This is a predicted structure of a 524-nucleotide part of an RNA (small-subunit ribosomal RNA, 5' domain) from an uncultured bacterium. RNAcentral holds the full RNA, with entries from ENA, Greengenes and SILVA.

Context: one part of a larger RNA
RNA sequence: GACGAACGCUGGCGGCGUGCUUAACACAUGCAAGUCGAACGGAGCCCGACUGGUGGCAACACCGGGGAGGCUUAGUGGCGAACGGGUGCGUAACACGUGAGCAACCUGUCCCGAAGACUGGGAUAACACCGGGAAACCGGUGCUAAUACCGGAUAUCCUCACUGGGUCGCAUGGCUCUAUGAGGAAAGGCUGCACCUAGUAAGUGCAGACUGCUUCGGGAGGGGCUCGCGGCCUAUCAUGCUUGUUGGUGAGGUAACGGCUCACCAAGGCUCCGACGGGUAGCUGGUCUGAGAGGACGACCAGCCACACUGGGACUGAGACACGGCCCAGACUCCUACGGGAGGCAGCAGUGGGGAAUCUUGCGCAAUGGGCGAAAGCCUGACGCAGCAACGCCGCGUGGGGGAUGAAUGCCUUCGGGUUGUAAACCCCUUUCAGCAGGGACGAAAAUGACGGUACCUGCAAAAGAAGCCCCGGCCAACUACGUGCCAGCAGCCGCGGUAAUACGUAGGGGGCGAGCGUUGUCC
Numbered sequence: 001g002a003c004g005a006a007c008g009c010u011g012g013c014g015g016c017g018u019g020c021u022u023a024a025c026a027c028a029u030g031c032a033a034g035u036c037g038a039a040c041g042g043a044g045c046c047c048g049a050c051u052g053g054u055g056g057c058a059a060c061a062c063c064g065g066g067g068a069g070g071c072u073u074a075g076u077g078g079c080g081a082a083c084g085g086g087u088g089c090g091u092a093a094c095a096c097g098u099g100a101g102c103a104a105c106c107u108g109u110c111c112c113g114a115a116g117a118c119u120g121g122g123a124u125a126a127c128a129c130c131g132g133g134a135a136a137c138c139g140g141u142g143c144u145a146a147u148a149c150c151g152g153a154u155a156u157c158c159u160c161a162c163u164g165g166g167u168c169g170c171a172u173g174g175c176u177c178u179a180u181g182a183g184g185a186a187a188g189g190c191u192g193c194a195c196c197u198a199g200u201a202a203g204u205g206c207a208g209a210c211u212g213c214u215u216c217g218g219g220a221g222g223g224g225c226u227c228g229c230g231g232c233c234u235a236u237c238a239u240g241c242u243u244g245u246u247g248g249u250g251a252g253g254u255a256a257c258g259g260c261u262c263a264c265c266a267a268g269g270c271u272c273c274g275a276c277g278g279g280u281a282g283c284u285g286g287u288c289u290g291a292g293a294g295g296a297c298g299a300c301c302a303g304c305c306a307c308a309c310u311g312g313g314a315c316u317g318a319g320a321c322a323c324g325g326c327c328c329a330g331a332c333u334c335c336u337a338c339g340g341g342a343g344g345c346a347g348c349a350g351u352g353g354g355g356a357a358u359c360u361u362g363c364g365c366a367a368u369g370g371g372c373g374a375a376a377g378c379c380u381g382a383c384g385c386a387g388c389a390a391c392g393c394c395g396c397g398u399g400g401g402g403g404a405u406g407a408a409u410g411c412c413u414u415c416g417g418g419u420u421g422u423a424a425a426c427c428c429c430u431u432u433c434a435g436c437a438g439g440g441a442c443g444a445a446a447a448u449g450a451c452g453g454u455a456c457c458u459g460c461a462a463a464a465g466a467a468g469c470c471c472c473g474g475c476c477a478a479c480u481a482c483g484u485g486c487c488a489g490c491a492g493c494c495g496c497g498g499u500a501a502u503a504c505g506u507a508g509g510g511g512g513c514g515a516g517c518g519u520u521g522u523c524c
Stems, first nucleotide, its partner, number of pairs: 001523003005520005012396006018389002020354001025352003029349003034079003039076002042073005050065006086307003096230007105223003110219007118152004127142006157184005164177005188211002190208006232279003240270003245267008282304004286297004309330005332343004360386001362385003368382001369380004399429004410419003433465001435460005443451001468513005473494003479508005489496002
């Protein structure tokens, strides 16, 4: 000098930051991931073109049937849930950083381009009925839809096999052209018009610069894999380590290379330039310090990685081996009708515990960003704000000018006086901040403001509400008195204290900083 600090004394205001460093200990409660009715069939409510019956002379009244449409939505389906948010356990590793490579790879959505979207089918949830269970939930029978599922067709194109050719590369080989064979697609919705009808819809047809679907090529962005180099301690870990170990052939597997896995073959591979083992640790941009070289650290913010009660596993998917998904095992907690079930805050708040120590069970989606949707919009503890804490940095205030008879008081005194001290009183003045009253934004593009009647502006009143802490032997700036008497105590080092202590305690005085001041800890 620095700090994510803590402790003691003290404490006025504001702005901006920061706030479990310990138990990756256990968690009550609420919230943190949904959305789409313009994919689909229902169900409920509203409305109700049209229509049946009864009464009536009629207007009309009463009782029914009933499609479209509107609102709501449990379910099917789609997209999202792999992002965002948290933590640092593990990891000394291609985990990270940096620079290369993939002739060994993948990529939903988005953008550009090319081509297509034809024709059939069978189910199933919801629902209804029945049944089982305390519950969680489950079973049976029957019905139904789709942008759900399954066939067939077509194939610009793609994949595979194979024929022939061109071209390129250091090479395994790449690119490209050509002939043949085999295999591979799809989904509709919406809007408008017309036909049909008692009527509306369905249906059919047409149109659309609406939107979606399929295949392929390219791009953007994202990811996977490989390699060089770089960054901890330990030899009291060394005639050391290794058997899928090192290499080959073949096969399997993967999006893809590869002992990644397997069969067989060979006997290799690493190591004092530190293998193997042990300890410690997420890495980086950076942060702190230092003249620099360097040293130490990796909170906040940003990039990457790893993890999600502990261990293991796969499923779905463009993407996970998946924090708020599934299965198994384990520990723990809870419910139970004892048969069986439920759970995972290292999300935001919050609780207990641990600890020297670390906050509100707040407001809002107004902004920015994200998911879904054609949109309106819905969701969003991301985020924006507010709250608490002098935890840090910065700014401001606690008044300004005058005022000597140098008042009083305190302290000291050689008793003359000195000092406190222009300090106070007193006079004049000002009103920052806080307070009260009035006005009142930007942030928002048309509408929309949580913050918030906030910032800011104006007015009002009165010096009015606002100073402490540490030190005074030397280092080191600041001295006397009394008390104490190697006691009580101080102390960073040297050292003070045993009867005149500037070193202990108190007082007066002084010095230093100031809403802080000291102490402790850690690093340079």
About this RNA: The coordinates come from a structure-prediction model, not an experiment, and the mean pLDDT is 87.